This is a predicted structure of a 478-nucleotide part of an RNA (small-subunit ribosomal RNA, 3' major domain) from an uncultured prokaryote. Its mean pLDDT, the model's own confidence on a scale to 100, is 83.

Context: one part of a larger RNA
RNA sequence: UGACGGGGGCCCGCACAAGCGGUGGAGCAUGUGGUUUAAUUCGAAGCAACGCGAAGAACCUUACCAGCUCUUGACAUACCUAUCGCAGUCUCCAGAGAUGGAGACCUUCAGUUCGGCUGGAUAGGAUACAGGUGCUGCACGGCUGUCGUCAGCUCGUGUCGUGAGAUGUUGGGUUAAGUCCCGCAACGAGCGCAACCCUCGCCCUUAGUUGCCAGCAUUUAGUUGGGCACUCUAGGGGGACUGCCGGUGAUAAGCCGGAGGAAGGUGGGGACGACGUCAAGUCAUCAUGGCCCUUACGGGCUGGGCUACACACGUGCUACAAUGGCGGCUACAGAGGGCAGCCACUCCGCGAGGAGGAGCUAAUCCCUAAAAACCGUCUCAGUUCGGAUUGCACCCUGCAACUCGGGUGCAUGAAGUUGGAAUCGCUAGUAAUCGUGGGUCAGCAUACCACGGUGAAUACGUUCCCGGGCCUUGUACA
Numbered sequence: 001u002g003a004c005g006g007g008g009g010c011c012c013g014c015a016c017a018a019g020c021g022g023u024g025g026a027g028c029a030u031g032u033g034g035u036u037u038a039a040u041u042c043g044a045a046g047c048a049a050c051g052c053g054a055a056g057a058a059c060c061u062u063a064c065c066a067g068c069u070c071u072u073g074a075c076a077u078a079c080c081u082a083u084c085g086c087a088g089u090c091u092c093c094a095g096a097g098a099u100g101g102a103g104a105c106c107u108u109c110a111g112u113u114c115g116g117c118u119g120g121a122u123a124g125g126a127u128a129c130a131g132g133u134g135c136u137g138c139a140c141g142g143c144u145g146u147c148g149u150c151a152g153c154u155c156g157u158g159u160c161g162u163g164a165g166a167u168g169u170u171g172g173g174u175u176a177a178g179u180c181c182c183g184c185a186a187c188g189a190g191c192g193c194a195a196c197c198c199u200c201g202c203c204c205u206u207a208g209u210u211g212c213c214a215g216c217a218u219u220u221a222g223u224u225g226g227g228c229a230c231u232c233u234a235g236g237g238g239g240a241c242u243g244c245c246g247g248u249g250a251u252a253a254g255c256c257g258g259a260g261g262a263a264g265g266u267g268g269g270g271a272c273g274a275c276g277u278c279a280a281g282u283c284a285u286c287a288u289g290g291c292c293c294u295u296a297c298g299g300g301c302u303g304g305g306c307u308a309c310a311c312a313c314g315u316g317c318u319a320c321a322a323u324g325g326c327g328g329c330u331a332c333a334g335a336g337g338g339c340a341g342c343c344a345c346u347c348c349g350c351g352a353g354g355a356g357g358a359g360c361u362a363a364u365c366c367c368u369a370a371a372a373a374c375c376g377u378c379u380c381a382g383u384u385c386g387g388a389u390u391g392c393a394c395c396c397u398g399c400a401a402c403u404c405g406g407g408u409g410c411a412u413g414a415a416g417u418u419g420g421a422a423u424c425g426c427u428a429g430u431a432a433u434c435g436u437g438g439g440u441c442a443g444c445a446u447a448c449c450a451c452g453g454u455g456a457a458u459a460c461g462u463u464c465c466c467g468g469g470c471c472u473u474g475u476a477c478a
Base pairs, nucleotide, nucleotide: 001478002477003475004474005473007472008471009470010469011468012467013466015462016461019426020425021424022423023422026318027317028316029315030314031313032312033311034309035308042053043052064304065303066302067301068300069299070298073129077128078127079125080124081123082122083121084120088105089104090103091102092101093100094099109119110118111117131293132292134291135290136289141286142282143281144280145278147276152191153190154189155188156187157186158167159166160165171182172181173180197270198269199268200267202238203237204236205235206234207233208232211228212227213226216225217224241264244258245257246256247255248254320419324378325377326376327375328374336367337366338365341360342359345356346355347354348353385416390411391410392409393408394407395406396405432454433453434452435451436450437449438448
């Protein structure tokens, strides 16, 4: 000087408390451990691994296993020789296919000094080499997590100290903040904080189609004429600054209350992550040193596996019901997506879906709400709760759903009556609850990312648990 303390003081955070809803019990989904396996590819490991890499494993993916097969190689550059088109389409034979063989069609490259001379392509050959998701993240770059959006981390000069170092950065107030004020052997400065950026909330203005409709006419319908006032859209601007008033405070910084205002003291949300810590994570995104393989640890293919199942854990979904289930009737969003697409409407089918078929490259057309209201029924039961499991019959995608996809109808109708110790999230348009969209994607979502609808309870307080900041103290620790 740090680190640590079941030392002290001050302060903060859904840290506790006060509340609301969960997890832990059940069934299922998913990840992991373990076990099994020819293989169940690899990585991630307290918080900060475990619905994580994977924003989607039937083949492919795929890195794993078995078998078959290739050896200058699927890919790059260089050399020699041969052929000028190369490519493409189709048929047949052998084969699981890769591959090997045969045939047909289509087509005859560009420049040119007309020399296979140059370029380009293909085939064959030889060698340099290619190739490796093989090892090392404890050799590295890059990227990322974490403490933590915590308020800290430092420097120059000066001063003090033999020196390590101190001072500044401590102190008195204050703040979300090393934020600001005052004081002070310090005076300044940098990286952080804040602000500048995006978005939501108010107003003005510009513009008026695909959007809108107050008044006029018109219509089944903003449908048409007309209009751009309103809504909205998307460009520009204004607006909030403790600016004003009162109180308080050291006359300061600020704090408390009030006015006005759409908004008030950081208005809500986002992006943004200091010096550093964990030899944290990643050699399997990529890049890369070293090491290793080179008829194989490289390449191709078929099939299998990653989907196994006595069990254990994490994360979720659905429930156990009456604030509910079922039937009927019937409103109201936002944000997105759409041409190998979204699909209105009509018909067929109980349905998944199918057959026709209009519009839309989209403020134009389509995907497109549910919970809630209202009416009826069930009456506390393993039930008209719950839907696992299984049987049968179908639908869709795709070369192909056996291993191993999703959906529908009928039948079946398991566990489960609110969950031990323990444990998680959340302070407001939040939790809870309801549906919607998107990415990935042929198909497949209870996951992820986003969107709106309905919409709470509680916070006395900081003694305690956890994490953190500042000052101080002890130390046989560095």